[in-house]
Molecule: SAM riboswitch aptamer (S box leader)
Organism: Salinibacillus xinjiangensis
RNA sequence: UUCUUAUCCAGAGUCGGGGGAGGAAACUGGUCCUGUGAUCCCGCAGCAACCUGUAAGAUACAAGGUGCUAAGUCCAGCAAGCAUUUGCUUGAAAGAUGAGAU
Numbered sequence: 001u002u003c004u005u006a007u008c009c010a011g012a013g014u015c016g017g018g019g020g021a022g023g024a025a026a027c028u029g030g031u032c033c034u035g036u037g038a039u040c041c042c043g044c045a046g047c048a049a050c051c052u053g054u055a056a057g058a059u060a061c062a063a064g065g066u067g068c069u070a071a072g073u074c075c076a077g078c079a080a081g082c083a084u085u086u087g088c089u090u091g092a093a094a095g096a097u098g099a100g101a102u
């Protein structure tokens, strides 16, 4: 990298340094964030999704390994059903993260 599987409506930064224009996974449409300095990198802090540990277990605690810290995976796009003006529900596709395998 690829495959399998589980979860994804919750939680957690008005922090410091760097940097300097776009960013929110890809494409499209929307909407939002951003020189009151975003995305990104480093440090510290925090959260607790999975693994791990303790407790018989549900769950709770811890924070060791990954991970995460705007908005439901920001919303939608494909299909089915309901409604019949917008729309609503469910599933899929795609994505992200963990664990295992190759």
Stems, first nucleotide, its partner, number of pairs: 002101007013044001015043004022033003027077004045069003049066003052062004073094001078091005